[in-house]
Context: one part of a larger RNA
RNA sequence: GAUUGAACGCUGGCGGUAUGCUUAACACAUGCAAGUCGAACGCGAAAUUACCUUCGGGUAAGAGUAGAGUGGCGGACGGGUGAGUAACGCGUAGGGAUCUGCCUAGUAGUGGGGGACAACUUGGGGAAACUCAAGCUAAUACCGCAUACGCCCUAAGGGGGAAAGCAUGGGAUCUUCGGACCAUGUGCUAUUAGAUGAACCUGCGUAGGAUUAGCUAGUUGGUGAGGUAAAGGCUCACCAAGGCGACGAUCCUUAGCUGGUCUGAGAGGAUGAUCAGCCACACUGGGACUGAGACACGGCCCAGACUCCUACGGGAGGCAGCAGUGGGGAAUAUUGGACAAUGGGGGCAACCCUGAUCCAGCAAUACCGCGUGUGUGAAGAAGGCCUGAGGGUUGUAAAGCACUUUCAGUAGGGAGGAAGGCUGAGUAGUUAAUAACUGCUUGGAUUGACGUUACCUACAGAAGAAGCACCGGCUAACUUCGUGCCAGCAGCCGCGGUAAUACGAGGGGUGCAAGCGUUAAUC
Numbered sequence: 001g002a003u004u005g006a007a008c009g010c011u012g013g014c015g016g017u018a019u020g021c022u023u024a025a026c027a028c029a030u031g032c033a034a035g036u037c038g039a040a041c042g043c044g045a046a047a048u049u050a051c052c053u054u055c056g057g058g059u060a061a062g063a064g065u066a067g068a069g070u071g072g073c074g075g076a077c078g079g080g081u082g083a084g085u086a087a088c089g090c091g092u093a094g095g096g097a098u099c100u101g102c103c104u105a106g107u108a109g110u111g112g113g114g115g116a117c118a119a120c121u122u123g124g125g126g127a128a129a130c131u132c133a134a135g136c137u138a139a140u141a142c143c144g145c146a147u148a149c150g151c152c153c154u155a156a157g158g159g160g161g162a163a164a165g166c167a168u169g170g171g172a173u174c175u176u177c178g179g180a181c182c183a184u185g186u187g188c189u190a191u192u193a194g195a196u197g198a199a200c201c202u203g204c205g206u207a208g209g210a211u212u213a214g215c216u217a218g219u220u221g222g223u224g225a226g227g228u229a230a231a232g233g234c235u236c237a238c239c240a241a242g243g244c245g246a247c248g249a250u251c252c253u254u255a256g257c258u259g260g261u262c263u264g265a266g267a268g269g270a271u272g273a274u275c276a277g278c279c280a281c282a283c284u285g286g287g288a289c290u291g292a293g294a295c296a297c298g299g300c301c302c303a304g305a306c307u308c309c310u311a312c313g314g315g316a317g318g319c320a321g322c323a324g325u326g327g328g329g330a331a332u333a334u335u336g337g338a339c340a341a342u343g344g345g346g347g348c349a350a351c352c353c354u355g356a357u358c359c360a361g362c363a364a365u366a367c368c369g370c371g372u373g374u375g376u377g378a379a380g381a382a383g384g385c386c387u388g389a390g391g392g393u394u395g396u397a398a399a400g401c402a403c404u405u406u407c408a409g410u411a412g413g414g415a416g417g418a419a420g421g422c423u424g425a426g427u428a429g430u431u432a433a434u435a436a437c438u439g440c441u442u443g444g445a446u447u448g449a450c451g452u453u454a455c456c457u458a459c460a461g462a463a464g465a466a467g468c469a470c471c472g473g474c475u476a477a478c479u480u481c482g483u484g485c486c487a488g489c490a491g492c493c494g495c496g497g498u499a500a501u502a503c504g505a506g507g508g509g510u511g512c513a514a515g516c517g518u519u520a521a522u523c
Base pairs, nucleotide, nucleotide: 001523002522003521004520006519007518008517009516010515013370014369015368016367017366018365019363020362021328026326027325028324030323031322032321035073036072037071040070041069043067048061049060050059051058052057080281081280082279089206090205091204092203093202094201095200098198099197103194104193105192106191107190108189109188110187111145113143114142120135121134122133123132124131125130151160152159153158165186166185167184168183169182170181173180174179207253208252209251214244215243216242219241220240221239222238223237224236225235226234256278257277258276259275260271261270262269263268283304284303285302286301287300306317307316308315309314334360336359337358338357342356343354344353345352346351373403374402375401376400383394384393385392386391407464409459410458411457412456413455417450420446422444423443424442425441426440427439428438429437467512468511469510470509471508472493473492474491478507479506480505481504482503488495489494
């Protein structure tokens, strides 16, 4: 000199853009953060209103609505944190023995049956959480049978294996009037290829310590078997005795890694907040289940610590999600708005959900921009300070005169962020069809949290807006008074013991400026 996720002191007008628990991976009250689908399925209220009534109630609407339940997809993404990890964890360059829901393209199918379990009803247990028994029922839930172009196994003869429907529309035909049937769309099954994602292996690189020198028994290799999506001591049986190490093994300490960031002419040094990629973790330790994918932050089981409820028998919980609380600390924000946009999940869609996200709030925390007036004005006013008492300086500074109105204020106008979705008409595809569906064109009514938006116009008036540090040398800037080795200053040299440009104050000056200094840290 540059820099910072900074803090502290004094001061503080506006806007834009960023950033904001670096400490206790400490404990957490409360609310929200993952749902959705009736175009898979069976069931199905109530308030209220109307009518009838034997005054008990019944019927209709509400409504096949609310609502749970079965089933499907999603809760493996998104969001947080950096405890652990010196490792194929990360970076980079490769490899072959693998899997991959949804998506894209292709091929072949989608026939015919069966028995259950929730919900519900009845009965029982329990303080609760919840739970037991009996009965009833549907399905794209579950299980056989049939079929098998691809597919799998094979001793190459052969053997094995699948499926589910639903919605919309409809001219004939049939009909138990429900529909069958046909068409379209969408699902489902098998399989091939792709895309995407994931798993595994290897070369090289990746902190300090030798006051850590030896380490290793599934250890190193082989054969066989098991296991896995898959290679492999991954696991097991047997056999052999290997494997690593001063090119630093083992052990100890520290640490998430990278793109990057800061500094520097560069080489290098330091660092790893925000943003992006990868990894690891989810109260602590262990375990598997489901699934295409987890050994799963807001799933399950066991153990432990802690907190809470209890009728003492037993139960409930996990903010390193967003806010917020206590605590720790020099120190770090709102228990805000909206799904309008972007993206994600579900759904044919309308739509629903989304503390992701987009916005707003707080903070001079950082960077950038703007303003706090402009011109004129010598009687060089008054006051202050200094003085050699003449004067000098503050100083064109002020006042006065003439202007302007950025920003803030008040009032009015007002883009863009909106693409879509809905609903008419036309047209093309599909089709037996003018219907339905899909595409295109065109018309209509609409969708904005931010938002009192950006921006523009008008109005009034210099009106509302300057401080901080320093002035002995380094280092730009000097005098007076007070103090008297005291009080104090200080980054280094050093000042202060009666004329202190170095302490404290006044005047004056210098430097930066909505900031200025100090401290800490890096180069």
Molecule: small-subunit ribosomal RNA, 5' domain
Organism: uncultured prokaryote